[in-house]
Context: one part of a larger RNA
Molecule: large-subunit ribosomal RNA, domain IV
Organism: Candidatus Thorarchaeota archaeon
RNA sequence: AAGAGGUUAGGGAAUUCGGAGUAACUAGCUCCGUACCUUCGGAAGGAGGAGUGCCUGCGCACGAUGAAUGUGCAGGUCGCAGUGACUAGGGGGUCCCGACUGUUUAAUAAAAACACAGCGGGCUGCAAGGGCGUAAGCCUUAGUACAGCCCGUGAGUCCUACUCAGUGGAGUCUAGUGAAAGCCGAAUACAAUUGGCCUAAACUACUCUAAACAGUGGGAGUAACUGUGACUCUCUUAAGGUAGCCAUAUGCCUUGUCGGGUGAGUUCCGACGCGCAUGAACGGGUUAACGAGGGCCCCACUGUUCCCAACCUCUAACCUA
Repeated sequence: AAGAGGUUAGGGAAUUCGGAGUAACUAGCUCCGUACCUUCGGAAGGAGGAGUGCCUGCGCACGAUGAAUGUGCAGGUCGCAGUGACUAGGGGGUCCCGACUGUUUAAUAAAAACACAGCGGGCUGCAAGGGCGUAAGCCUUAGUACAGCCCGUGAGUCCUACUCAGUGGAGUCUAGUGAAAGCCGAAUACAAUUGGCCUAAACUACUCUAAACAGUGGGAGUAACUGUGACUCUCUUAAGGUAGCCAUAUGCCUUGUCGGGUGAGUUCCGACGCGCAUGAACGGGUUAACGAGGGCCCCACUGUUCCCAACCUCUAACCUA
């Protein structure tokens, strides 16, 4: 030199994709005190503040008027420091996503993914329905609709609009199409061949079904400043996107526009909305609690960074043997 451990005046995130990693602050116990919000359980150890050693005396509880233990009061006393070392939460605000505890890519991903309780739908009356097997047989099940299987959604709360034209599913009717067989013919010395009748499923027809797969418009004109367009006209569809919500994990243009925060903010928060291409169980809105989830802000704290590096300890190095 290098490695390990430690301490740094002043500033305090200026570092960085990001306070990621590392470090620092905080920390135990007792007492005081404790907001928004809320599903009234929580939030909450919220936040914030005070005390803490030892000695002496006294009280209370338990006990037996004892000892021990617990708890409290008063006085004194030592140190820079009393949970004296060890041990031992940094905190707050706001938004997105997912309700939650759980589960997951053994060896790059722990999550907003999966699951979940709750909700909805479909099939099934048991020799059932569903699954495995060529079969025998087996599982669901030594269960029986408050059950089992399958599909979707995903606590709670407020809700879940319109469309059955297409595709799918369920059904109705016997009108049409509709094979072999059967029947009746033609044909043929017999046949081959050939015509007709009847008819199952299925298709057509008709009805229902969207928490089935899905879908949910365009162009003009119009109010006595301007602008806008409640209103009118027109093309057109199965129906033309309702309630909500939004430059959102969904908005191309786009660093949209306005407001907030900063000296300065492509991020963030609140609004606006003709939304390239939001939208209602491919669930829509909201939501307390929860989260090694994601974004932003603030306080505290710090060698992350700046001045700018320095010092201490151990090894090592170096010197001598």